[in-house]
RNA sequence: UAACACAUGCAAGUCGAGCGAGAAAGGGCUUCGGCCCGAGUACAGCGGCGAACGGGUGCGUAACACGUGGAUAAUCUACCUCCGGGCUCGGGAUAACCUUCCGAAAGGAGGGCUAAUACCGAAUGAGCUCACGGGGACUGCGGUCUCUGUGGGAAAAGGUGGCCUCUGCUUGCAAGCUAUCACCCGGGGAUGAGCUCGCGUCCCAUCAGCUAGUUGGUGAGGUAAUGGCUCACCAAGGCUAAGACGGGUAGCUGGUCUGAGAGGAUGAUCAGCCACACUGGAACUGAGACACGGUCCAGACUCCUACGGGAGGCAGCAGUGGGGAAUAUUGCGCAAUGGGCGAAAGCCUGACGCAGCCACGCCGCGUGAGUGAUGAAGGAUUUCGGUUCGUAAAGCUCUGUGGGGAGAGAAGAAUAAAGCUGCUGGUUAAUAGCUGGUCUGAUGACGGUACCUCCUUAGCAAGCACCGGCUAACUCUGUGCCAGCAGCCGCGGUAAUACAGAGGGUGCAAAUGUUGUUCGGAAUUACUGGGCGUAAAGCGCGUGUAGGCGGCCUUGUAGGUCGGGUGUGAAAGCCCGGGGCUCAACCCCGGAAGUGCAUUCGAAACCACAAGGCUGGAGUCUCGGAGAGGGUGGCGGAAUUCUGGGUGUAGAGGUGAAAUUCGUAGAUAUCCAGAGGAACACCGGCGGCGAAGGCGGCCACCUGGACGAGUAUUGACGCUGAGACGCGAAAGCGUGGGGAGCAAACAGGAUUAGAUACCCUGGUAGUCCACGCCGUAAACGAUGAGUGCUAGGUGUCGGGGGCAUUGACCCCUUCGGUGCCGUAGCUAACGCAUUAAGCACUCCGCCUGGGGAGUACGGCCGCAAGGCUAAAACUCAAAGGAAUUGACGGGAGCCCGCACAAGCGGUGGAGCAUAUGGUUUAAUUCGACGCAACGCGCAGAACCUUACCUGGGCUAGAAACGGCAAGAAUCAGGGUGAAAACUCAAGGAGUGCCUUCGGGAAUUCUGAGACAGGUGCUGCAUGGCUGUCGUCAGCUCGUGUCGUGAGAUGUUGGGGUAAGUCCCGUAACGAGCGCAACCCUUAUCCUUAGUUGCCAUCAUUUAGUUGGGGACUCUAAGGAGACUGCCGGUGACAAACCGGAGGAAGGUGGGGACGACGUCAAGUCAUCAUGGCCCUUCCGACCUGGGCUACACACGUGCUACAAUGGUAGGUACAGAGGGAUGCAAACUCGCGAGAGUGAGCGGACCCCAGAAAGCCUAUCGUAGUCCGGAUUGGAGUCUGCAACUCGACUCCAUGAAGUCGGAAUCGCUAGUAAUCGCGGAUCAGAAUGCCGCGGUGAAUACGUUCCCGGGCCUUGUACACACCGCCCGUCACACCAUGGGAGUGGAUUGCACCAGAAGUAGCUAGUCUAACCUUCGGGAGAACGGUCACCCCAAGGAGUGGUCGGCGACUGGGGGUGAAGUCGUAACAAGGUAGCCGUAGGGGAACC
Repeated sequence: UAACACAUGCAAGUCGAGCGAGAAAGGGCUUCGGCCCGAGUACAGCGGCGAACGGGUGCGUAACACGUGGAUAAUCUACCUCCGGGCUCGGGAUAACCUUCCGAAAGGAGGGCUAAUACCGAAUGAGCUCACGGGGACUGCGGUCUCUGUGGGAAAAGGUGGCCUCUGCUUGCAAGCUAUCACCCGGGGAUGAGCUCGCGUCCCAUCAGCUAGUUGGUGAGGUAAUGGCUCACCAAGGCUAAGACGGGUAGCUGGUCUGAGAGGAUGAUCAGCCACACUGGAACUGAGACACGGUCCAGACUCCUACGGGAGGCAGCAGUGGGGAAUAUUGCGCAAUGGGCGAAAGCCUGACGCAGCCACGCCGCGUGAGUGAUGAAGGAUUUCGGUUCGUAAAGCUCUGUGGGGAGAGAAGAAUAAAGCUGCUGGUUAAUAGCUGGUCUGAUGACGGUACCUCCUUAGCAAGCACCGGCUAACUCUGUGCCAGCAGCCGCGGUAAUACAGAGGGUGCAAAUGUUGUUCGGAAUUACUGGGCGUAAAGCGCGUGUAGGCGGCCUUGUAGGUCGGGUGUGAAAGCCCGGGGCUCAACCCCGGAAGUGCAUUCGAAACCACAAGGCUGGAGUCUCGGAGAGGGUGGCGGAAUUCUGGGUGUAGAGGUGAAAUUCGUAGAUAUCCAGAGGAACACCGGCGGCGAAGGCGGCCACCUGGACGAGUAUUGACGCUGAGACGCGAAAGCGUGGGGAGCAAACAGGAUUAGAUACCCUGGUAGUCCACGCCGUAAACGAUGAGUGCUAGGUGUCGGGGGCAUUGACCCCUUCGGUGCCGUAGCUAACGCAUUAAGCACUCCGCCUGGGGAGUACGGCCGCAAGGCUAAAACUCAAAGGAAUUGACGGGAGCCCGCACAAGCGGUGGAGCAUAUGGUUUAAUUCGACGCAACGCGCAGAACCUUACCUGGGCUAGAAACGGCAAGAAUCAGGGUGAAAACUCAAGGAGUGCCUUCGGGAAUUCUGAGACAGGUGCUGCAUGGCUGUCGUCAGCUCGUGUCGUGAGAUGUUGGGGUAAGUCCCGUAACGAGCGCAACCCUUAUCCUUAGUUGCCAUCAUUUAGUUGGGGACUCUAAGGAGACUGCCGGUGACAAACCGGAGGAAGGUGGGGACGACGUCAAGUCAUCAUGGCCCUUCCGACCUGGGCUACACACGUGCUACAAUGGUAGGUACAGAGGGAUGCAAACUCGCGAGAGUGAGCGGACCCCAGAAAGCCUAUCGUAGUCCGGAUUGGAGUCUGCAACUCGACUCCAUGAAGUCGGAAUCGCUAGUAAUCGCGGAUCAGAAUGCCGCGGUGAAUACGUUCCCGGGCCUUGUACACACCGCCCGUCACACCAUGGGAGUGGAUUGCACCAGAAGUAGCUAGUCUAACCUUCGGGAGAACGGUCACCCCAAGGAGUGGUCGGCGACUGGGGGUGAAGUCGUAACAAGGUAGCCGUAGGGGAACC
């Protein structure tokens, strides 16, 4: 949980001391007929009492059902108790029993006999009751109580025990007496119950109106009793926003759980009350019932049946089936407690006491204690040393709770009581009886149980969860976004403390976890104790009803309030103090508490009420000025458009640019005249007015409000305001007008990938007026209204006062409005701040995570559009606010950079070189990919390199370390093979270095075993190194200060710089890494030193060759010099800038090295190193050949050109910096030449490479595919090298391609620069157009910072933070989920109007029948049965029509949510590229327009 259905047994009987009748089995005796016992017993019957308690359940019930406190003067109460009185005389029946009959049974019918404490009559009777009177008391005025008079009415039952004083018979018994139990009448008590009242008692207002016996009255009936409880008549009432009526749910309480409390949730066990007893209805009996184990009827179900008819009710205790995640024995006993009956013994008692089952809860106990380090073995781990399990174990020494065995325990639970006997007191006539005391004996379900004693042995007794954070506890292995975990955050994609296992650890422990539920934490529904400018939240605004709240003084009352008393608040429970089980749980005793309710006495400050007064709140009045306040009517000018006329000619208009459009039929332009509609420039202003929406030309009329000043006046008349009512922009709707301009829709032209848009040309509703609807806006100050208080400063509008003045200003002051700044205070911050978002009070409205959704359904309103009210399922772990730091912007400001511009020269076109992609291949090894990959790693691939491919061979290996054995090392030969390698001669030559003479070092070979090796993977595991932003000027810290905090300040600001360089200012003061400087080089001078360098002077000479010289150049060491130092100007007197002087050089002189914090998971595991993984006769190592050099193609970087500023030929001049011994190589000879031969000199300021070239001087070419250009190809050679086939460079002869300056686009450069010219070096045997350097010649331009790119600082916006390569919206397509509508369908419940009407009470009564009583004996009264109720009520049932609820549901598919992500666009976030958003209307694939 199924108030689902129940087999079987038991759960309520008892009394013989109320009554009559009355067995049997068995036993005994017998003369066999029977008798006695059993036994006046059992069963049954009449009668009495009980069965209304006890026990169960929680269906129903939102109610006087319950709780609490009253009332009953409106009532009853068996048994019990107290008091008063009584208990007399009669009568007739009837069960049982016997008999007849019916029935299967259950049972029934007829006849006959009989008793009572059964029934009936009569008597008597009060303090009972009824009627009529009189008096008193109280009163709620209704009445009640009491005293008293008269009259009427109503009663009873005996049983048992004892006795003989009186009477009768008469040993004794009866009447009688007595005792006791019953009985009757009456009055009290107690107990129990009925009725009634105040207060309290769940959710829904998407339930707002309900009600005809309804509300009240009069009378009657009925009840124990009040009452519309019922009926007749009369009246029209009654309830409701303080929630009626309706719907849903629910037994209520003491208490229980939780909580600091207030509360919230709950109503098991125990206790009080209620309701129910298969479902529905009904009455009977009775003191009490409308009755769980009674009756009748109806219904459903089950069972029996002879089919005619009958029986039943576990929500009693056990038990069964069923449902369910889930809940026990068909046990023992009346020994105790309690109950019924009885005089009692006693009987009955599934109440109860016990036992059984279940770790379900609470409590207690054990599973051992001490010692024990070789820190054993083993496990795990490891940095291989160790660490840990761990004193843990073993071992040694102890203990004995529990368990087991044995014994004892008739222990305690029991105290008694009843009863009997003895003794004794009281009552009495009594030694009966009753009652009190004392004594004595019996009774145990639990149970041979608790407890105790002895024996036994550490022997028989530990698990569960967890170990990422919250949260105590960590490692290894496996797995690899898999398997899995997960309470939340989140783990898992190859080093997982998060998965699984293990070791170890932590927590709790006979338990431990999980799940569910409730409270708490949650101040997260806030009474205690929250909020509403921007987070959710102020109604769009007003008028005002109910309600709430309300100024000063006085008096009174005492409802609230406060204090005292009294009653109650059951017991149990909680709390406190004691006590009992060995302790505890548990139990017992006492106290406190129970914050409540009722009543009474008091207080009178406050609230309230009543009365009186006051003027400060509020209003009235007088005077005054201000104003786009509202309504109506009229008037005015400017402008647009249109019409007519004039002038005039070719365009106009429009745009980013255009076109559609208008115009030669005369436009645009211009002038005149006219028509018509709408709106009112300037003034005009964070100016004014209004409640808000809103209001703007001028005049007149009607009208509202506010304000100032003021004698007077009313006297709290006030504030707020649920409902209600009114107003309410624009759009929209209806009817009728009007229509100039503008302009949704619509049309066309553009733009575009598209463009249902932005732009343009047109253009209709509409915009305007009148009347009527709508009722919404980002209706905003996102800030409800009112009142009081709380620093100031400064504008402005309206009014008043003062000083002064002729007057106007100015100034001071006051009231009312409207702005700005700001103190305290408040605020999450932003901000607000006398116009509060401060401090307080009053009242109203509203909020409670985001989405779903302001949606669905229902209701109300509307002509419609739609509005108001307003959910849920489902889904997410966020959504949101303010501020911060960044980043970003088709934001702003300032500044810089060959960034642009101004220039010069290129690239992109050609040929070639080179790198890359792609393709191809056995292989074309690998890496690098925007800038920042691509002449990059590679400062140089023919072999080697080489990592790739083919093939051949090796397996401790090509190289390393250690150990064993042998041989010194080393050199040379033959064969096979492509080589690597293998092999031959027991072979030949040879004896090194150190030595302490033992040996050692180095090296070679062989074999075994520890190992090697890897350019294999991971640069996303790493170190190191590097690139880039960027040589950009930034990046930070300490202390202090500010801020709740993130963080800020410093570092921002004003100047200024190449610079965060410096100065000034400054809540900052300082400091660090960067900048600069220090370093190198270059430019000038000086000093020193002069060889291999130099040569002015003097000699000498072909020649600085030689002598000589140190002057010069130069070399290379050290110094000097440059610092805005000086002058002038500008500037804040600063920093600094501009100009000048001097100077070789002037404002970091030129160049270099030097690269902050960081960014890019940037690059590199193939330089190197390195974690992990992988291979181990191979992914290692060796060798041959090939490949890296391929070639339809594409791109990058370069070279050479296209020519005359040139080419060619001849002549001629001037460098710097380098390199050179396996080298550079002169001179000489040969070759056309590359080069060859020979070889001086030089390890270099000495010799060589080495001729510089452009230039200059001549000559020629004459604009052409050329005397340009040199590719390609043929031939012949040189050099290097083991070797130039694949695949080198160079030379000579011949050949002579493309190309005539290069589209879009794009690169470099600001001075000794670009451009141009040659020279050298590294690598290297050889092989540069590349790279790194060197010098020669040597420009142009920079107005400037608008724009492009990059960067710096400050500021702004942000929905971004993986940071715009961001975020993000909607349609469509797919999958899943819940939901709306819905023809209908089947249920539940209920209203109304009907049909029908069992049983039954009451009534009536043809009929039948009749013991008691009466009788005049005929009969009557009365009863029973029957009938009737179609004149009442009414259950089930039937049928009709509605309401509500939930189920299913074809179909419609409406919208919504979620999902990996697919399609279309890009609406929003930045000025988001058309600012966005709100309301409304129209339109469109969609965002949207």